The RNA shown here (transfer RNA) has 72 nucleotides and comes from Candidatus Doudnabacteria bacterium RIFCSPHIGHO2_02_FULL_43_13b. It matches the Rfam family "tRNA". Rfam describes the family as follows. Transfer RNA (tRNA) molecules are approximately 80 nucleotides in length. The sequence was found in a public genome assembly. The coordinates come from a structure-prediction model, not an experiment, and the mean pLDDT is 82.
RNA sequence: GCCGCCCUAGCUCAACGGCAGAGCAACACUUUUGUAAAGUGAAGGUUCCCGGUUCAAAUCCGGGGGGCGGCU
Repeated sequence: GCCGCCCUAGCUCAACGGCAGAGCAACACUUUUGUAAAGUGAAGGUUCCCGGUUCAAAUCCGGGGGGCGGCU
């Protein structure tokens, strides 16, 4: 330099172009003499950035950034 894949909650990952979710973690509560375990609840998001298409974009298109792999 060229090619491919990936980027969504603190972490691991979902999500036909039509309400952005789960598990774990953390927090609060219940339980316990106390902790752990278990149970319940609430919270947590500029979907990497900038444009474009569309009535509507995490999703499609273009550019940029970052990560991983391959080739040279």